[in-house]
């Protein structure tokens, strides 16, 4: 840089001692010790690897969890960026149009995170 996932799942202890959750803003975790190391245990199943089915073949299925990662607080914790939708406010006889420091577990990006090349 490519692509593929990011709504699920996952603890016990010992050291350590003020911060952490990428960032912004919010909102949480934290001396009832968080992040961080380490030991042990899980959880997934992205790559190797083994089985299965099905096939002319590859290739997609579908399972094992034995190896390399990875991950075990809260939707990648929520928002940022564009779009759509609700609502409220003007106008409009009306379709509808403008417009808002508001809501949407809506779509799409951007930003990260994680494999694998």
């Nucleotide at each position: 840089c490519u692509c593929a996932u990011c709504a699920a799942g996952a603890c016990c202890g010992g050291c350590u001692g003020a911060g952490g959750g990428a960032c912004u803003g919010g909102c949480c975790c934290g001396a009832a010790g968080a992040c961080g190391c380490c030991g042990g245990g899980g959880c997934a199943a992205c790559c190797a690897g083994c089985g299965g089915a099905u096939c002319c073949g590859u290739g997609a299925c579908c399972g094992c969890a034995u190896g390399g990662u990875g991950c075990c607080a809260a939707c990648u914790c929520c928002c940022g960026c564009g779009g759509g939708g609700a609502c409220g406010c003007g106008c409009g006889c009306a379709a509808g149009c403008g417009u808002g420091a508001u809501c949407c577990g809506c779509c799409g990006a951007g930003a990260g995170a994680u494999g694998a090349g």
Predicted 3D model of a 117-nucleotide RNA (SAM riboswitch aptamer (S box leader)) from uncultured Dokdonella sp. Its Rfam family is "SAM riboswitch aptamer (S box leader)". Rfam describes the family as follows. The SAM riboswitch is found upstream of a number of genes which code for proteins involved in methionine or cysteine biosynthesis in Gram-positive bacteria. The RNAcentral record of the sequence draws on MGnify. Model confidence (mean pLDDT): 86 of 100.